[in-house]
RNA sequence: GGCCCCAUCGUCUAGCCAGGUCAGGACACAUGGUUCUCAGCCAUGGAACACCGGUUCGAAUCCGGUUGGGGCUA
Numbered sequence: 001g002g003c004c005c006c007a008u009c010g011u012c013u014a015g016c017c018a019g020g021u022c023a024g025g026a027c028a029c030a031u032g033g034u035u036c037u038c039a040g041c042c043a044u045g046g047a048a049c050a051c052c053g054g055u056u057c058g059a060a061u062c063c064g065g066u067u068g069g070g071g072c073u074a
Base pairs, nucleotide, nucleotide: 001073002072003071004070005069006068007067010027011026012025013024020057029045030044031043032042033041034040050066051065052064053063054062
C1' cells in the first nucleotide's frame, strides 16, 4: 500500500442480514421498602447507537467517506 472484520448506557450484550412502539436485557449505580445494622430480596429511577454526509415519509439498521481498534497479505 491492498483486502477483510469490529465500534450501542459505567461494564458486558441483544436488535442490523429483512428500515417503523418512549432502542431491550444482565451486572453496577441512585432512591424507597423489608431488616436492630449490613448483605440479600422487592419496587422505582437515571443512563447508550464513534463522527460526517447521502437515500427514504422514516436510518442503530441501507450507501459513501472519516476516525479509532484488530486481522490477513505484498